[in-house]
Context: one part of a larger RNA
Molecule: large-subunit ribosomal RNA, domain IV
Organism: Anaerolineae bacterium
C1' cells in the first nucleotide's frame, strides 16, 4: 500500500453526476395517526410509551374436561360435578446494570412532481425500465367442411367450439372525453358506360397444284392441305359513381383595424380536401433559453406553481385527470452517519523479508 472488518474528537452531505456506500430505523404490546380516496385504502402513516429478573402468585380470568353422583324414552344419551393438564393478563412490592426484542434475525421517515393504472413478463452472460403483457375499449373478418394457420397432399389445429363464439388490427384500469377533412391512398358498395386477356369468330390475304393459257420464258389457278387473319362476341381488374377516420393519413398565409400606447373581439384578400375543437403547454416535446414572474435556498442552468411568443402538444400512432401500486426517473426536508473537512488507531488476510 491492497482486501475484508471494528472504533473515532468537533462538525453533519460541506462529499458526489447522485447520500453511491455506510450509518440510522428495526421484534412484540399499548396509545395515536393527516391530505387524498375508486371508501377497499392511504396505515406499520407520522409520532409516542412499554419490554429483564425475584416475590405476592402460575393470582384474576380463559381453554380442555377425568373420577364420582343424579335422571331417563337406556344410548358412543342428558344434567351435575370439578381432578389433572394447558394458556395467562393487569396490579402491588423488591433487585441489578450505561444499556432488559441486553446476542442473532428484524421497516429509516415525510413532502412534491413525471411516466406506467395495478399483480405479472423481459435483453440466459453489462440495461428490469416510462419496454412487453394486462383486464377494459373499439374497428374488422368469420353462418360452420367458418374465417384463419400448418402441410405437396391426405390431414390437423381453430373446436368435440358455433356471433355472449373464433381470427386479425389498434388502444390499454377507472373518470371526463375523443372535434374538422373522403381531395390522394386503402377498404366497402355500385345489373349503366369506357377500356380489356384467353377463348369464340372467321371477312380478307399468303403457300402448294389438278387444270387452263403461252412457241418458250412464264402467267392464271378450283378443291384439298396449310400459314396467317379484320369486324364482332368475350370476365375480373382499372377508369367511372358513391360510402368510409378507434382505415393510411392531413388539420394554412398575407394585410389592415379600438379616443395614450400596446393589443386586436372586427374587416379584407389568397390558397385548401379541410385549415387544430376540448384539454394541456419552456412539457420524457421549447431551438432562441439559465424565457418571464412567483415559491423554495444566504446563494437554485435542476425542482414546484403560473404566463403562452406551442422553432416543432393535441384527442384510441388516443387527449387530459386520477386513489392505490413501483429495486422506475426528478426536486426538497427530518433523522443518521468516515461520504466529506481530514484523517487516525485497531483486527484478520495479502503484498514485502528470511527460509
Nucleotide at each position: 500500500c491492497c482486501c475484508u472488518c471494528g472504533u473515532u474528537a468537533a462538525g453533519g452531505a460541506a462529499c458526489u453526476a447522485g447520500g453511491c456506500a455506510a450509518a440510522a430505523u428495526g421484534g412484540c404490546c399499548c396509545c395515536g395517526u393527516a391530505a387524498c380516496u375508486u371508501c377497499g385504502g392511504g396505515a406499520g402513516a407520522a409520532g409516542g410509551g412499554g419490554u429483564g429478573c425475584c416475590c405476592c402468585g402460575g393470582u384474576a380470568g380463559g381453554g380442555u374436561g377425568a373420577a364420582g353422583g343424579c335422571c331417563c324414552g337406556c344410548g358412543c344419551g342428558g344434567c351435575c360435578g370439578g381432578a389433572g393438564c394447558c394458556c395467562g393478563a393487569g396490579g402491588g412490592g423488591g433487585c441489578c446494570g450505561c444499556a432488559g426484542u441486553g446476542a442473532a434475525a428484524u421497516g429509516g421517515c415525510c413532502c412534491u412532481g413525471c411516466c406506467g393504472a395495478c399483480u405479472g413478463g423481459u435483453u440466459a452472460c453489462c440495461a428490469a425500465a416510462a419496454c412487453c403483457a394486462c383486464a377494459g375499449g373499439u374497428c374488422u373478418c368469420u353462418g360452420c367442411c367458418a374465417a384463419c394457420u400448418c402441410g405437396g397432399a391426405a390431414g390437423a389445429g381453430g373446436a368435440u367450439g358455433u356471433a355472449u363464439a373464433g381470427g386479425g388490427g389498434c388502444u390499454g384500469a377507472c373518470g371526463c372525453c375523443u372535434g374538422c377533412c373522403c381531395a390522394g391512398u386503402g377498404c366497402c358498395g355500385g345489373a349503366a358506360g369506357g377500356u380489356u386477356a384467353a377463348g369464340g369468330g372467321g371477312a380478307g390475304g399468303g403457300g402448294u397444284u389438278a387444270g387452263c393459257c403461252g412457241c418458250a420464258a412464264g402467267g392464271c389457278g378450283a378443291a384439298g392441305c396449310u400459314c396467317u387473319g379484320a369486324a364482332c362476341c368475350g370476365a375480373a381488374g382499372c377508369c367511372c359513381c358513391g360510402g368510409u377516420g378507434a382505415a393510411c393519413g392531413g388539420c394554412g398565409g398575407c394585410c389592415g383595424u379600438a379616443a395614450c400606447u400596446a393589443u386586436a373581439a372586427c374587416g379584407g384578400u389568397c390558397c385548401u380536401a379541410a385549415g387544430g375543437u376540448a384539454g394541456c403547454g419552456a412539457a420524457a416535446u421549447u431551438c432562441c433559453u439559465u424565457g418571464u414572474c412567483g415559491g423554495g435556498u444566504a446563494a437554485g442552468u435542476u425542482c414546484c406553481g403560473a404566463c403562452c411568443c406551442g422553432c416543432a402538444c393535441g384527442a384510441a400512432u388516443g387527449g387530459c385527470g386520477u386513489a392505490a401500486c413501483g429495486a422506475g426517473c426528478g426536486g426538497g426536508g427530518c433523522g443518521c452517519u468516515g461520504u466529506c473537512u481530514c484523517a487516525a488507531c485497531g483486527a484478520g488476510g495479502g503484498a514485502c523479508c528470511c527460509g